[in-house]
RNA sequence: CAUCAAGAGUUGGUGGAGGGAUUGGCCCAAUGAAACCGCGGCAACCAUUUGGAUUCCAAAACGGUGCCAAUUCCUGUGGAAUAAUCCGCAAGAUG
Numbered sequence: 001c002a003u004c005a006a007g008a009g010u011u012g013g014u015g016g017a018g019g020g021a022u023u024g025g026c027c028c029a030a031u032g033a034a035a036c037c038g039c040g041g042c043a044a045c046c047a048u049u050u051g052g053a054u055u056c057c058a059a060a061a062c063g064g065u066g067c068c069a070a071u072u073c074c075u076g077u078g079g080a081a082u083a084a085u086c087c088g089c090a091a092g093a094u095g
Stems, first nucleotide, its partner, number of pairs: 001095004009039001011038004018028003024074002040068003045064002048060005072091001076089005
């Protein structure tokens, strides 16, 4: 600096009680959590190739990351009088 309401695991093995960043909530988990290995998949940030265009758009998906419960699960804070709701900021994640 860009993106974060889309998408993709009722998967095999090891493992054996935690996990969803933090607080609170609410969920997931012995019908097996985390973690590691394998297989499968999503996406298109980087790289690559192609086409158009001029630093952008589109397509492809062999490589490097990332991701595959719930909107980043909700939250904190400011504004729109309040509620609902919406917009911004903060925090976080990925590149």